[in-house]
Transfer RNA from a Solirubrobacterales bacterium, 76 nucleotides, folded computationally. It was read from a public genome assembly.

RNA sequence: GCCGGAGUAGCUCAGCUGGUAGAGCACUCGCCUUGUAAGCGAAAGGUCGUCGGUUCGAGUCCGACCUCCGGCUCCA
Numbered sequence: 001g002c003c004g005g006a007g008u009a010g011c012u013c014a015g016c017u018g019g020u021a022g023a024g025c026a027c028u029c030g031c032c033u034u035g036u037a038a039g040c041g042a043a044a045g046g047u048c049g050u051c052g053g054u055u056c057g058a059g060u061c062c063g064a065c066c067u068c069c070g071g072c073u074c075c076a
Stems, first nucleotide, its partner, number of pairs: 001072007010025004019056001028042004049065005
C1' cells in the first nucleotide's frame, strides 16, 4: 500500500425491509431478610467512531477519514 471484519449505555452485545435506540451485567434507590448475599421491583445512564452526502426521515444507504483485529504484497 491492497482486501476483509469490527466501532451502539460503565462492560458484553442485539437492533429485521430506513420510521419513538434496546437487553443482560454493573452502579443508584426501594421491597424482602435479625443481618449479608441471593431474589423481586423501579429509576438513571447514549455525539450510534468522526465529517459530509442521499432522503420527508439515517444506528441502518453512499463517500472520505480515524482506531482496533485478521489476511496479502513490496522494501530493508
Model confidence (mean pLDDT): 80 of 100. Its Rfam family is "tRNA". From the family's description: Transfer RNA (tRNA) molecules are approximately 80 nucleotides in length.